The RNA shown here (c-di-GMP-I riboswitch aptamer) has 83 nucleotides and comes from a Bacillota bacterium. Its mean pLDDT, the model's own confidence on a scale to 100, is 79. The organism belongs to Bacillota, within Bacteria. Of the family's consensus pairs, 94% are formed in the model.

RNA sequence: AUUUUAAAUAGGCAGACUCGCUUGCAGGACGAGGGUGCCAAGCCACGGGCCUACAGUGAUGCUCUGGCAGCAGGACUGCCGAA
Numbered sequence: 001a002u003u004u005u006a007a008a009u010a011g012g013c014a015g016a017c018u019c020g021c022u023u024g025c026a027g028g029a030c031g032a033g034g035g036u037g038c039c040a041a042g043c044c045a046c047g048g049g050c051c052u053a054c055a056g057u058g059a060u061g062c063u064c065u066g067g068c069a070g071c072a073g074g075a076c077u078g079c080c081g082a083a
Base pairs, nucleotide, nucleotide: 002083003082004081011039012038013037017033018032019031020030022029023028042076044074046073048071049068050067051066055063056062057061
């Protein structure tokens, strides 16, 4: 430098849930705890999907420019080990 199986150890991340004189119309986000799990659960809303509707609309409906990267593809960049 290239290729790459398995595992979860080194290391990293952190679901549900709880709390909050944080934030938002909402979904949710953020912080502290927690740890189901993951091995790209790093990163990018690009196509699909899902959630939400302040606002728009005649609207119990519909529509993101709001979200989900832990729904699964795809782009990009990496760690440990092995060859």